[in-house]
Context: one part of a larger RNA
RNA sequence: CUGGGCGUAAAGGGUCCGCAGGCGGUUUUGUGUGUCAGAUGUGAAAGCCCACGGCUUAACCGUGGAAAUGCAUUUGAAACUACAGGACUAGAGUACGGGAGAGGAGAGGGGAAUUCAUGGUGUAGCGGUGAAAUGCGUAGAUAUCAUGAAGAACACCGGUGGCGAAAGCGCCUCUCUGGACCGAUACUGACGCUCAUGGACGAAAGCUAGGGGAGCGAAGAGGAUUAGAUACCCUCGUAGUCCUAGCCAUAAACGGUGUGCACUUGAUGUGGGAGGUUUACCCCCUUCCGUGUCGAAGCUAACGCGAUAAGUGCACCGCCUGGGAAGUACGGCCGCAAGGUUAAAACUC
Numbered sequence: 001c002u003g004g005g006c007g008u009a010a011a012g013g014g015u016c017c018g019c020a021g022g023c024g025g026u027u028u029u030g031u032g033u034g035u036c037a038g039a040u041g042u043g044a045a046a047g048c049c050c051a052c053g054g055c056u057u058a059a060c061c062g063u064g065g066a067a068a069u070g071c072a073u074u075u076g077a078a079a080c081u082a083c084a085g086g087a088c089u090a091g092a093g094u095a096c097g098g099g100a101g102a103g104g105a106g107a108g109g110g111g112a113a114u115u116c117a118u119g120g121u122g123u124a125g126c127g128g129u130g131a132a133a134u135g136c137g138u139a140g141a142u143a144u145c146a147u148g149a150a151g152a153a154c155a156c157c158g159g160u161g162g163c164g165a166a167a168g169c170g171c172c173u174c175u176c177u178g179g180a181c182c183g184a185u186a187c188u189g190a191c192g193c194u195c196a197u198g199g200a201c202g203a204a205a206g207c208u209a210g211g212g213g214a215g216c217g218a219a220g221a222g223g224a225u226u227a228g229a230u231a232c233c234c235u236c237g238u239a240g241u242c243c244u245a246g247c248c249a250u251a252a253a254c255g256g257u258g259u260g261c262a263c264u265u266g267a268u269g270u271g272g273g274a275g276g277u278u279u280a281c282c283c284c285c286u287u288c289c290g291u292g293u294c295g296a297a298g299c300u301a302a303c304g305c306g307a308u309a310a311g312u313g314c315a316c317c318g319c320c321u322g323g324g325a326a327g328u329a330c331g332g333c334c335g336c337a338a339g340g341u342u343a344a345a346a347c348u349c
Base pairs, nucleotide, nucleotide: 004320005319006318007303008302012317014201015200016199017198021194022193023192025088026087027086028085029084030083031082034080035077036076037075038074039073040072041071042070049065050064051063052062053061054060091191092188093187094186095185096183097182098181103177104176105175106174107173108172109171110154114150115149116148117147118146119145120144121143125136126135162169163168206247207246208245209244210243211242215241216240220236221235222234223233258316259315260314261313262312263311266294267293268292269291270290271289272288273287274286275285276284298305299304322349323348324347331342332341333340334339
């Protein structure tokens, strides 16, 4: 390379947007790019293959044929492909009317709890554990009541419920704003799918600057435990956790399952809509979109998957090719740094 693969054996890029590229609906006309057919020329000789012949045979050799899958020129074909023109509406999109939602950003507000402060009541303990001790407390703690301050998070509702591309999103109100879904018409007329490079977003931790700091709490200190205990348990506690602005770009970033489209028995929950039925916005029936469970065929090494496929196909991208060395070294690029990304080999089994 051909091939075979990627849920768990090696292997789906963290996610989306998207240029180039690849691929692309129905119909019609033309051209004749690819494609197909014929002809001509060429495709040296030798060799290979076939036939016949020459050395007693063979090897070897001679003669002829075939082949030379190709290229060029030329004459045609027009289904497919391509290109150009026309038409269409089933893909895609727009307009209109609806309801749902922790989708995003900003601003304002709320109550419970916690800690602290002040004051009242009150007295000897509190706290913590397997048991203790460190710690706090007669300078009055813990408990309890009142008032005030601060920061962070939003119990119940809450649900294999919802929304979002993923990361993620949950008190209330307002403003701005994105997307999806449903319904019946009208409109545009293939405007589509995927996407190397690129761009944007991207939990937590970490970094820079300035704020903030209640609780929690790496590091650190102390008390225990223990043979030891640089831990698990306890008392404290600094960064951090929070906000603003800017970096970082990684996760078991997981459904360990790339995106899109089409097709393929069913059963039963649940969220959003529409239609039918109905006294009824209840049930029930039909249907579209989402989200679960169980399962037919089929697939799978098995486990399992099974219309939300890991079934049957198509298009495009990413990735894998024995274990270790190693996601390391070197070099490049990026970063303030931490580091990230790209990514080997010797050697060894």
The prediction has a mean pLDDT of 87. A computed fold for a 349-nucleotide part of an RNA from Verrucomicrobia bacterium UBA5540, annotated as small-subunit ribosomal RNA, central domain. Taxonomically the source falls in Verrucomicrobiota (Bacteria, Pseudomonadati). Rfam family: Bacterial small subunit ribosomal RNA.